Predicted 3D model of a 434-nucleotide part of an RNA (small-subunit ribosomal RNA, 3' major domain) from a wastewater metagenome. The RNAcentral record of the full RNA draws on SILVA. It matches the Rfam family "Bacterial small subunit ribosomal RNA". Model confidence (mean pLDDT): 80 of 100.
Context: one part of a larger RNA
RNA sequence: UGACGGGGGCCCGCACAAGCGGAGGAACAUGUGGUUUAAUUCGAUGAUACGCGAGGAUCCUUUUCAGCAAUGACUGCCUACGAGGUGCUGCAUGGUUGUCGUCAGCUCGUGCCGUGAGGUGUCGGCUUAAGUGCCAUAACGAGCGCAACCCUUAUUUCCAGUUACUAACAGGUGAUGCUGAGGACUCUGGAGAGACUGCCAGCGUAAGCUGUGAGGAAGGUGGGGAUGACGUCAAAUCAGCACGGCCCUUACAUCCGGGGCGACACACGUGUUACAAUGGUAAGGACAAAGGGCAGCUACCGGGCGACCGGAUGCGAAUCUCUAAACCUUAUCUCAGUUCGGAUCGGAGUCUGCAACUCGACUCCGUGAAGCUGGAUUCGCUAGUAAUCGCGCAUCAGCCAUGGCGCGGUGAAUACGUUCCCGGGCCUUGUACA
Numbered sequence: 001u002g003a004c005g006g007g008g009g010c011c012c013g014c015a016c017a018a019g020c021g022g023a024g025g026a027a028c029a030u031g032u033g034g035u036u037u038a039a040u041u042c043g044a045u046g047a048u049a050c051g052c053g054a055g056g057a058u059c060c061u062u063u064u065c066a067g068c069a070a071u072g073a074c075u076g077c078c079u080a081c082g083a084g085g086u087g088c089u090g091c092a093u094g095g096u097u098g099u100c101g102u103c104a105g106c107u108c109g110u111g112c113c114g115u116g117a118g119g120u121g122u123c124g125g126c127u128u129a130a131g132u133g134c135c136a137u138a139a140c141g142a143g144c145g146c147a148a149c150c151c152u153u154a155u156u157u158c159c160a161g162u163u164a165c166u167a168a169c170a171g172g173u174g175a176u177g178c179u180g181a182g183g184a185c186u187c188u189g190g191a192g193a194g195a196c197u198g199c200c201a202g203c204g205u206a207a208g209c210u211g212u213g214a215g216g217a218a219g220g221u222g223g224g225g226a227u228g229a230c231g232u233c234a235a236a237u238c239a240g241c242a243c244g245g246c247c248c249u250u251a252c253a254u255c256c257g258g259g260g261c262g263a264c265a266c267a268c269g270u271g272u273u274a275c276a277a278u279g280g281u282a283a284g285g286a287c288a289a290a291g292g293g294c295a296g297c298u299a300c301c302g303g304g305c306g307a308c309c310g311g312a313u314g315c316g317a318a319u320c321u322c323u324a325a326a327c328c329u330u331a332u333c334u335c336a337g338u339u340c341g342g343a344u345c346g347g348a349g350u351c352u353g354c355a356a357c358u359c360g361a362c363u364c365c366g367u368g369a370a371g372c373u374g375g376a377u378u379c380g381c382u383a384g385u386a387a388u389c390g391c392g393c394a395u396c397a398g399c400c401a402u403g404g405c406g407c408g409g410u411g412a413a414u415a416c417g418u419u420c421c422c423g424g425g426c427c428u429u430g431u432a433c434a
Base pairs, nucleotide, nucleotide: 001434002433003431004430005429007428008427009426010425011424012423013422015418016417019381020380021379022378023377026273027272028271029270030269031268032267033266034264035263042053043052064259065258067256070254084248085247087246088245089244093242094241095237096236097235098233100231105144106143107142108141109140110139111120112119113118124135125134126133150225151224152223153222155193156192157191158190159189160188161187165182166181169180170179171178196219199213200211201210202209203208262400275374279333280332281331282330283329284328285327291322292321293320296315297314300311301310302309303308340371345366346365347364348363349362350361351360387410388409389408390407391406392405393404
């Protein structure tokens, strides 16, 4: 000087507390361990691995296994060169990433102090979300971080209106902005305005704090995002890519058909569906946003109980199309392993695709398992949040999506407080540690 302490002081965070909903029990989905296997390819392993690399394993992908075969130009041998390698080393590396942590820290120049390592500045008091500021001060300044600048959302003004809109006028229909028209409204998208403790009151030297204050769409960082300092973990990745060294060269390279990555006594993680009446079922009725679409999305008509099929038309789309569910109304079920729950299995089909046996999704009929709210323990969340409800997209022939990333609908409870648990920041103290 650091690090550490079951030392001290101050402070913060869904860290505890106060609440709401879960996990841990069941079935299934998925990942992992283990076991099995000819093979079950490889990597990731406390937090920071385990719905992770994988934003699509029937073939392909595909690396793994058991095979048949080839590596030919005209043959043999030798030598040298050289493609290729998802072969090894992430402890040789670049690049990228996780984490501490969006925590408030990490440093430098000159000066001063110290023999020196170093210190000071960066400490102290007050304050802040913040090393954010103010005051004080052997320090005075500065840099990387903080904040602001960027995007989005909430309000409004101006400008501009087509495919969007329709108040007034007119035409028209079974009905509809359908048509003329309009530039008001909604909306779209470009330029501005707006919020700064600016004003008021109180407290304070100041910075600032408090207020059911005023005004305002919004009030004290308005909400959300992008943005991640010096560094830590020889953290992760040689299988995205690049690259040093080592290794293989009729084979550790390349291609083909088949199998495997999908096994199953078991253990764990993450999820989905439930155990029901705040519910299930049936009939009727209503309201989104954001996205996608030509080897595509498909209105409408017909067939089929249905998945879907056969026609047909519009749209490369603010024009056409894919488009809600929870919710509301009425009826029924009446507490039961049930009209709850849907696993599993049998049969019959549809679609994609050379091909659904291993191993696809969906439909219909039948079957109707466990499960009556879950031990110790443990997770998320402070507001349009949690919870709950559906919709879309990427990948994609199809799909094992209950995953991931987005979008809107409905919409709570609680926070006395900082003693305690966890993590972190600053000061200080002890140390046989570096």